About this RNA: Model confidence (mean pLDDT): 84 of 100. Predicted 3D model of a 1467-nucleotide RNA (small-subunit ribosomal RNA) from a metagenome.
[in-house]
RNA sequence: AGGGUUUGAUCCUAGCUCAGGAUGAACGCUGGCGGCGUGCCUAAUGCAUGCAAGUCGAACGGUUCUGUUGGCUUCGGCCUUCAGGAUAGUGGUGAACGGCUGAGUAACACAAAGGUAACCUGCCCUAAAGUGGGGGAUAACCCCGAGAAAUCGGGACUAAUACCGCAUACCAUCUUCACAUGUUUUGUGAUGAUGAAAGGCUUCGGUCGCUUAAGGAGGGGCCUUUGUCCUAUCAGGUUGUUGGUGAGGUAACGGCUCACCAAGCCUAAGACGGGUAGCUGGUCUGAGAGGAUGAUCAGCCAGACGGGGAAUGAGAGACGGCCCCGACUCCUACGGGAGGCAGCAGCAAGGGAUAUUGCGCAAUGGGCGAAAGCCUGACGCAGCGACGCCGCGUGGGGGAAGAAGGCUUUCGGGUUGUAAACCCCUUUUCUUGGUGAAGAGCAAGGACGGUAACCAAGGAAUAAGCCUCGGCUAAAUACGUGCCAGCAGCCGCGGUAAUACGUAUGAGGCAAGCGUUAUCCGGAAUUACUGGGCGUAAAGGGCGUGUAGGCGGUCCUUUAAGUUGGUAGUGAAAGCUCCCGGCUCAACCGGGAGAGGUUUACCAAUAUUGGGGGACUAGAGGACAUCAGAGGAAAGUGGAAUUCCCGGUGUAGCGGUGACAUGCGUAGAUAUCGGGAGGAACACCAGUGGCGAAGGCGGCUUUCUGGGAUGCACCUGACGCUGAGGCGCGAAAGCGUGGGGAGCGAAGUGGAUUAGAUACCCACGUAGUCCACGCCGUAAACGGUGGAUACUAGGUAUAGGGGGUAUCGACCCUCUCUGUGCCGAAGCUAACGCCUUAAGUAUCCCGCCUGGGGACUACGGUCGCAAGACUAAAACUCAAAGGAAUUGACGGGGGCCCGCACAAGCAGCGGAGCGUGUGGUUUAAUUCGAUGCUACACGAAGAACCUUACCAAGGCUUGACAUGUUGGUUGUAGAAACCCGAAAGGGCGACGACCUGCUUUCGGGCAGGAGCCAUCACAGGUGCUACAUGGCUGUCGUCAGCUCGUGCCGUGAGGUGUCGGGUUAAGUCCCAUAACGAGCGCAACCCUCGCCCUGUGUUGCACUCUCACAGGGGACCGCUCAGAAAAUCUGAGAGGAAGGUGAGGAUGACGUCAAGUCAGCAUGGCCCUUAUGCCUUGGGCUACACACACGCUACAAUGGGUGGUACAAAGAGUUGCCAAGGAGUGAUCCGGAGCUAAUCCCAAAAAGCCAUCCUCAGUUCGGAUUGUAGGCUGAAAUUCGCCUACAUGAAGUCGGAGCUGCUAGUAACCGCAGGUCAGCUAUACUGCGGUGAAUACGUUCUCGGGCCUUGUACACACCCCCCGCCACGUCAUGAAAGCUGGUAACACCUGAAGUCGAUGCGCCAACUCUUGUAGAGGCAGUCGCCGAGGGUGGGACUGGUGAUUGGGACGAAGUCGUAACAAGGUA
Repeated sequence: AGGGUUUGAUCCUAGCUCAGGAUGAACGCUGGCGGCGUGCCUAAUGCAUGCAAGUCGAACGGUUCUGUUGGCUUCGGCCUUCAGGAUAGUGGUGAACGGCUGAGUAACACAAAGGUAACCUGCCCUAAAGUGGGGGAUAACCCCGAGAAAUCGGGACUAAUACCGCAUACCAUCUUCACAUGUUUUGUGAUGAUGAAAGGCUUCGGUCGCUUAAGGAGGGGCCUUUGUCCUAUCAGGUUGUUGGUGAGGUAACGGCUCACCAAGCCUAAGACGGGUAGCUGGUCUGAGAGGAUGAUCAGCCAGACGGGGAAUGAGAGACGGCCCCGACUCCUACGGGAGGCAGCAGCAAGGGAUAUUGCGCAAUGGGCGAAAGCCUGACGCAGCGACGCCGCGUGGGGGAAGAAGGCUUUCGGGUUGUAAACCCCUUUUCUUGGUGAAGAGCAAGGACGGUAACCAAGGAAUAAGCCUCGGCUAAAUACGUGCCAGCAGCCGCGGUAAUACGUAUGAGGCAAGCGUUAUCCGGAAUUACUGGGCGUAAAGGGCGUGUAGGCGGUCCUUUAAGUUGGUAGUGAAAGCUCCCGGCUCAACCGGGAGAGGUUUACCAAUAUUGGGGGACUAGAGGACAUCAGAGGAAAGUGGAAUUCCCGGUGUAGCGGUGACAUGCGUAGAUAUCGGGAGGAACACCAGUGGCGAAGGCGGCUUUCUGGGAUGCACCUGACGCUGAGGCGCGAAAGCGUGGGGAGCGAAGUGGAUUAGAUACCCACGUAGUCCACGCCGUAAACGGUGGAUACUAGGUAUAGGGGGUAUCGACCCUCUCUGUGCCGAAGCUAACGCCUUAAGUAUCCCGCCUGGGGACUACGGUCGCAAGACUAAAACUCAAAGGAAUUGACGGGGGCCCGCACAAGCAGCGGAGCGUGUGGUUUAAUUCGAUGCUACACGAAGAACCUUACCAAGGCUUGACAUGUUGGUUGUAGAAACCCGAAAGGGCGACGACCUGCUUUCGGGCAGGAGCCAUCACAGGUGCUACAUGGCUGUCGUCAGCUCGUGCCGUGAGGUGUCGGGUUAAGUCCCAUAACGAGCGCAACCCUCGCCCUGUGUUGCACUCUCACAGGGGACCGCUCAGAAAAUCUGAGAGGAAGGUGAGGAUGACGUCAAGUCAGCAUGGCCCUUAUGCCUUGGGCUACACACACGCUACAAUGGGUGGUACAAAGAGUUGCCAAGGAGUGAUCCGGAGCUAAUCCCAAAAAGCCAUCCUCAGUUCGGAUUGUAGGCUGAAAUUCGCCUACAUGAAGUCGGAGCUGCUAGUAACCGCAGGUCAGCUAUACUGCGGUGAAUACGUUCUCGGGCCUUGUACACACCCCCCGCCACGUCAUGAAAGCUGGUAACACCUGAAGUCGAUGCGCCAACUCUUGUAGAGGCAGUCGCCGAGGGUGGGACUGGUGAUUGGGACGAAGUCGUAACAAGGUA
């Protein structure tokens, strides 16, 4: 610091997503040790049990225990002295701290800074004064009583540092007065009134207390300024409300409370309402600014089961106190009682999830006490949890036969990998044993702890996992799976070769952890203060006027609010940064310094902004003069045209369309002439001309009226710009009331069109369009461009004005101001483009935007008569949506051009019969492939068996065929005959070998080979995949195209070159040119034919020719004329066998169709292996209702039959062609000459010509079909061959829509040959010659193609894309009769505890004196105000649910149409 993702590619815009860091975390897998931290984020849900606040006998009276002195004794004990201990109660103090939690709270709650002259303060400190003298009670204890209990009542006794008078008053409070101070007050002085106290202990020195008042420290209360979340779909709120006077109340100010008076107060700088939330120091992140957060630690606040209340007290509206109401739990004798873990442990529940019912007061701190001491779940420690951070370890060195094993492989190897084994070494850690702390101050006293640390011994011993490996993103292979199972953060993987799923091996990363999930910041300049935008991507308000607000010209003076500097204070500690230090290091901890604020006060500065004052004229406005104009409103008026009415002329049609029809017309239309009526709009002028803020404004005249321009420089003197709300204007359509209505014309009707046609076209036609008044308030209200000001090259045109010049004058020329256009530089822009009329450079103000859809929507609110308008979400869903430009492709876009593409012609196909192929059907099988053009007489240049791949049946299993290993085998290999069998095959088996070497007694023996048998590897497969492939082929297309290097242009894709003007068959050539060159294609080079020449010549009778072979020449727009500036080129002509590529062939650019072929061959992968291999027999590929394709033969007289007769070329031939001659009607047979071929043969060419018959008929046309008899090939002709003869003699009389071929030796017609092949189904295919035409005006149309250009929402590229209704499923959501919750208020009723007030006839010890039925004072009780809660009621706000209903989103191949994108077929 960036990356991925929209496209065929590009740039931009924009969203989504990733890499980083963090966490009080959780989950999965795994887990050795230690240190330091940290641990209910959820149910402020409920809690068993234990503990968490007591202490003081030196405040007090008792009780009790132990010891003791003395006395008494009935020996039970009692009284007494002293000492010590314990203690319920009275009393003091503490319990308001500490600890926990975050429900509530948007607030003076918190934070920062201040104020308190409006206040309080126990214990502590300082200094001052005092502590005199009295009184009456009461608990405990005792007695009686009630109760289950909790607890309570009555009587009698007693003490105090408990309580109450009296005295005194340094002093305090209050009243009055005086003085001082800037001060509602404070201080000083005077007068009067009022107000205190407690004792304990003692070594008798004192000490601890007590009272009054003052000060301090620390702690608090209250007040103020500033800051502190979201929501305006919450805009008005408030009645103690705002203020005053008086009173009450409080420690204290205050509507804090009350009475009276006034009507205020808050609010767009957001009141009020709703939602959410404890605040802060800090923490996380970030470069920072910011954003998010508020665990642990620290400060503050709030709470203690929910709600209310007071009492005590220095302090509480009190977590472990009290009273009341409510909910809940427990006890109960049913009468009544008890309780509050958001203290520490712990339990239950909830939850993804959070620990021990531990030890100790040794330390630190707190309470009480004179002290010893007691208490302390605060705290110190330990336990549990990888929850986090930090540290350590799981060994180190050597070790290649690169072991074995695993994985992989092209089988050679590679990799795991120095890794292991093995050798040497070490002991952090571990185990065992020993020593053993600091933490403790003046003695003793250590929970942690026999811990840390140290020493010794033992032994590599006790210790590695997790995630990932398609790109982003470091790291790949094999197998399995086969759109399945699954993965996935985004893009996306998986449909038989998956580096993306699963497993394995290997690799990469991190490591006692690793991944995932969740959340926050970052990246995101994606809310933009730093630091974004608005012509077309989201985004300028329809336009004006103007309020608040924001901003504002020149000069002087003043002030010092903003601003800047200085000084002082504060900004707690911790944290953060730097330095130093302590634990072996680090984490952690200690010390020092620093940083941190839009801070407060004071002082200072005055450039600039602001405030006050003064002046100016360049901004703005006014006066005067002149000018243009469809600017606005009202009234009047004019002609042309349409329609209608009346009349005349006139007759059969008119009208309308692509073509029709509806319609009008013989009741007289249309046409034409004359007259009249009525409404609406104003031709020409007319113009990227004018005016207006916009909407908008067009005949002419008049009246009223707004704005603008120019000139002058006379007046005012900043009066200005913008403008949230507000107000006004605002096309068309629409609405209301009343008019008007010619033409046009939604709706509607009819006619056409169409598959349909609720449209486009036609004929009618109602609202409306027009007028008046009133609404509506929206438009692609657009320059898709807010307003103002200033600055920044020009050129040109036009409208209005002014100056100069010129002229007799109008023109002309020139300068200038204002407006309206075009072109264009710098600059800007993603590009397109904009460019003094900015989208440039700057300033000010307003409006608006933040991914697409949902949604110009819902709900709510405001407006409206309504239609509707304005404002304006969410759930859900997608990874895009979009802008500009590029290259293609496409267009029922344009231009140019070509092609048997059309046209002009000739012959056909489509109808018939037959042949062949295909589909379909059938079948045991009818093997397989080819399927628009580019499959269908195609693979197949030839299926009776074979072929053959298919089917049935019978067989074989190392196999029909190849190579190798191991073992065996000499009567071995081979094999006659025989048996079974359809054959294959199987069985039996006479006979019976071969080669090499050694040896030999020459009989032979041994060893090896070959062969055979068995075994293992393997063979074999026309089994699958042409969408894994090679090779080959088809097609576009023999179309003229396709590219590259360098340069140039463009941010880039890309362009240029290759475009343009000509020309060509051609990107062929020429000219021009930011291009210059080049390559693959075109052409040429090659072959054949045509002319000539030369040479050679067998087999050509001959040897001139012809012919054959070999070589060469010839044609190049070369020559003449014309066209154009020239050049290419074109046209005409000459010559020439041939003339403008002479004809034909071969030759097929980059590429397209996942085109065809795994069945020609090759080949990856997969599959079969006694079968999907191999052999055999038979069958099938030849089936047959039917459909299509390619052909043949015909339908006849340009013909058919018969007879005669003529002329080719190119080929084939030894398992062959086969002559002569002979036989047969013939197929054919006999025969055998010749020929390995210019020699012989096939071989007859046929059409043609001559002659003759037929005479227009289903025929002397046509030949299908069928019968009989023969011939040939072949083991074999039945399924299923060909030929011959005789007989038979079908359809068919020229073929619908439509379609095909062909431009010259071509079409058409005619025959000949060859390949395949035993034979043939060949009418097919490939060649050969013979006869031999017609037509082309031309490019409008059809098809295909090329180039340029244009549009595009297409890029799988128009067989594209894509819209809406309907049907089905899923999801979220709105409405809805209602149903059911929650929250906060309001009205009324009721009203606990309790304070306050009233009363108090009942009750009362302290004080008084007038001693009483007294007074003062008080208590119970009762009443009143307030009051938690409860009840009733109608509303408000907000949830859930709801038959039905509305639209929305998504979903695989559903239905109907085809609206949009091309002129998308009606822009």